[in-house]
A computed fold for a 109-nucleotide RNA from Fictibacillus gelatini DSM 15865, annotated as SAM riboswitch aptamer (S box leader).

Parts: sequence; structure tokens; C1' cells
RNA sequence: CUCUUAUCAAGAGAGGUGGAGGGACUGGCCCGAUGAAACCCGGCAACCGCCAGUAUGUUCUGGAAAGGUGCCAAUUCCUGCAAAGCGGAUGAGCUUUGAAAGAUAAGGG
Repeated sequence: CUCUUAUCAAGAGAGGUGGAGGGACUGGCCCGAUGAAACCCGGCAACCGCCAGUAUGUUCUGGAAAGGUGCCAAUUCCUGCAAAGCGGAUGAGCUUUGAAAGAUAAGGG
């Protein structure tokens, strides 16, 4: 970098350092000197792993969180392609569903 599978409506500090940016990208809309990013501490969750039971073409249920990640404004902040419905002047706009894109985990190349 790429492929596969799963998940993405919940949850998480009025701490320290730091100083202007940040929310992937597009268009929006937001957050930010009543202090952004980043780092440390703290916290949340429980994907892998671990423990117990269960299953035995290898699953499911529960538990702890000392291990490996992850995460801690707003639904993955909304949106971007398609379909259906509503609306209507061949609109604007609204709703729902599915893709796409993205993120994270685990496994493969």
C1' cells in the first nucleotide's frame, strides 16, 4: 500500500505542558486565547488476547481489564453516488433505505 470480515445513534476530566489551529477529503456548518494541534496524566469501551461455562467443523454466553490496539465536541457533525416517498412549475426543499468514501480491530497478500 492492498484484500477479506466485523463495527461505527452509547460511553469517556472544570488536570498539567503547550501555544494556533482543528473537525480525513468536497461543499457546508461548527469547535478554538473562557485557550486549537501535539505530548503527559486521567478516563471510556472491550476488537484481539486472557479466565469460566458451552459447543466441537471451532460457536455462543458471561467475567476481569494487569497484556496488544482503539477511542474521549456535534450520528463517521451533515453532505457528496443511487433508489423510493413527500413536495412542487420541468423547482427549492424534506424523509427513508442502500452504496461509496473514511475510521478502528482482527486476519491475509
The sequence was found by an Rfam model in a public genome assembly.